Model confidence (mean pLDDT): 83 of 100. This is a predicted structure of a 75-nucleotide RNA (c-di-GMP-I riboswitch aptamer) from Candidatus Izimoplasma sp. HR1. Lineage of the source: Bacteria > Bacillati > Mollicutes > Candidatus Izemoplasmataceae > Candidatus Izemoplasma. RNAcentral records the identical sequence in 2 taxa.
[in-house]
RNA sequence: AGAAGAAAACGCCAAAAUUGGAGCGAUCCAAUGACGGAAAACUACAGGGUCUCCAGAAGACAGCCAGUUGCCUUU
Numbered sequence: 001a002g003a004a005g006a007a008a009a010c011g012c013c014a015a016a017a018u019u020g021g022a023g024c025g026a027u028c029c030a031a032u033g034a035c036g037g038a039a040a041a042c043u044a045c046a047g048g049g050u051c052u053c054c055a056g057a058a059g060a061c062a063g064c065c066a067g068u069u070g071c072c073u074u075u
Base pairs, nucleotide, nucleotide: 002075003074004073005072012037013036017032018031019030020029021028022027035063041068042067043066047065048064049061050060051059052058
């Protein structure tokens, strides 16, 4: 450096739902929670896709595909 893996070790994130708040809305923030995840880290101007809408030159989703980057172990 490449590949594979989550068995070990240190750990990490947090679905649905509920409560409060923001928004026309998709959805987002915080708390509780833990369905799951080996990238559930970042990127919405790398690209595709889906969704909302006052249909506009607007907006949302990365835990949809994907791009970029990274820890541990084995080889």